This is a predicted structure of a 73-nucleotide RNA (Fluoride riboswitch aptamer (crcB RNA motif)) from a Deferribacteres bacterium.
Its mean pLDDT, the model's own confidence on a scale to 100, is 75.
[in-house]
Parts: sequence; C1' cells; structure tokens
RNA sequence: AAAUUGAGAGGCGAUGGGGCCCGCCUUUAAUCGCCGCCUGCCCCUGCAGGCGGCUGAUGGCUCCUACCAAACA
Repeated sequence: AAAUUGAGAGGCGAUGGGGCCCGCCUUUAAUCGCCGCCUGCCCCUGCAGGCGGCUGAUGGCUCCUACCAAACA
C1' cells in the first nucleotide's frame, strides 16, 4: 500500500449549529428547490446551457445564530 472478514459505525435529506425522531445510501451511493423566456441537442411530453423572478436557515419537532417585517420601550 492492497485485499478479505468482523465489530463499532459513517454519510445524505435546495442556506449555519446543537438535541431528539424519521427516511434513504454503503462510496460506482443517497443528495444538490420552483417558475418564465431564449438557445442547443433530441423522435419526444425529455435533457443541457444562458438570462430573469419566487419561497424557506428544519426531512420533522425544538433551541441558538444570521437575515427580513411589525409593534413597544
């Protein structure tokens, strides 16, 4: 360094972190949001790229942090 086996586990779920729970994946993996327009590919209802726009810090609950809105002091 590589291979095999076992144990403990590890990783992921469109923007950060902690706790709990759920789901998925086993490294060739799980995962990487939506809408409109244009271009290219394509038999296509599909794919890729470019431009513009929209919601949310959760997979779910909760807390913290960041951002935004309103009110009060």